Guanidine-I riboswitch aptamer from Paenibacillus whitsoniae, 108 nucleotides, folded computationally. It was read from a public genome assembly, where an Rfam model found it. It matches the Rfam family "Guanidine-I riboswitch aptamer". On this family, see Barrick et al., Proc Natl Acad Sci U S A 2004: "New RNA motifs suggest an expanded scope for riboswitches in bacterial genetic control". About the family: This family represents a conserved RNA structure found upstream of the ykkC and yxkD genes in Bacillus subtilis and related genes in other bacteria. The function of this family is unclear although it has been suggested that it may function to switch on efflux pumps and detoxification systems in response to harmful environmental molecules. The organism belongs to Paenibacillus, within Bacteria. Model confidence (mean pLDDT): 83 of 100.
[in-house]
RNA sequence: GAACUUGUUUUCUAGGGUUCCGCGGCAGAUGAAGGCUGCCGGUCAGGUCCGAGAGAAGACACACGAUGCGCGUCAUCGUGCACACGGAGGGAGAAAAGCCCGGGAGGA
Numbered sequence: 001g002a003a004c005u006u007g008u009u010u011u012c013u014a015g016g017g018u019u020c021c022g023c024g025g026c027a028g029a030u031g032a033a034g035g036c037u038g039c040c041g042g043u044c045a046g047g048u049c050c051g052a053g054a055g056a057a058g059a060c061a062c063a064c065g066a067u068g069c070g071c072g073u074c075a076u077c078g079u080g081c082a083c084a085c086g087g088a089g090g091g092a093g094a095a096a097a098g099c100c101c102g103g104g105a106g107g108a
Base pairs, nucleotide, nucleotide: 007060008059009058010057011056012055015050016049020047021046022044023041024040025039026038027037028036062080063079064078065077066076067075068074069072083103085106089101090100091099
């Protein structure tokens, strides 16, 4: 100076919108209310839903060590599993996002 890698997954959270439910408003027929139907509202702190490489916890995998025996890349147990600034733009079932492109471009 250059290149590559930094595993998989589950449940959540920050966050996200508005299909559906709920909530609110308006309109319709009705004497009124309630209910029903339609439209609008997420600037609507709810449920469903989406959801992190750089958020959390767990499991698997991996590495090292100990013990066991049937000596096997076996079983059990323990420890480790680090670091990580980041657009614009584009993409997606209704839509949006810390989702995906992307540990990308760029910066250091």